[in-house]
RNA sequence: GCUGGGAUAGCCUAGCCCGGUAAGGCGGUAGACCCGAAAUCUACUGCUCUCUGUAGCUCGGGAGUUCAAAUCUCCCUCCCAGCG
Repeated sequence: GCUGGGAUAGCCUAGCCCGGUAAGGCGGUAGACCCGAAAUCUACUGCUCUCUGUAGCUCGGGAGUUCAAAUCUCCCUCCCAGCG
C1' cells in the first nucleotide's frame, strides 16, 4: 500500500441485508421476603440540563441522501486478520 471483518449505554450482545419508538442480559438503585444477609420476586435504570419534562441529545468522528438514518452513500480515525 491492497483486501476482508469490526467500533451500539458502566460491561456483554442483538438490531444493519430490506430506513420507521435504540432491544435483551449483566451490573446498579429502591422495595418485598428474612432476625440479618445470600438467593428469589417486583419496579426503575442511555446521556444532559443541580430537580423536573409535553425539553434537548445519543450507535467511533464528520458530511450527504431522505418526511424519517445505528441501518443507505462518501471521507476520516482506531482495533483484528490476511495479502504484498